About this RNA:
A computed fold for a 73-nucleotide RNA from a Candidatus Saccharimonadota bacterium, annotated as transfer RNA. Taxonomically the source falls in Candidatus Saccharimonadota (Bacteria, Bacteria candidate phyla). Model confidence (mean pLDDT): 82 of 100. It was read from a public genome assembly.
[in-house]
RNA sequence: GGGGCGUUAGCUCAGUUGAUAGAGCGCAGCAUUCGCAUUGCUGAGGUCGCGAGUUUGAAUCUCGCACGCUCCA
Repeated sequence: GGGGCGUUAGCUCAGUUGAUAGAGCGCAGCAUUCGCAUUGCUGAGGUCGCGAGUUUGAAUCUCGCACGCUCCA
């Protein structure tokens, strides 16, 4: 220098052929218990890496950039 994959909640990751952003764990509150744990219910938490483009509409398609992993030189 070139190719491929990845970047979404505090962590691990789903979300596909464009139409409401989700799960598990964690966190907070309540119930249960003498208390803890477990379990159940409820809730908070996100400008979907950044910028631009296409579109009525973009996490999703296109381009550029940044970072990580990997292959080639």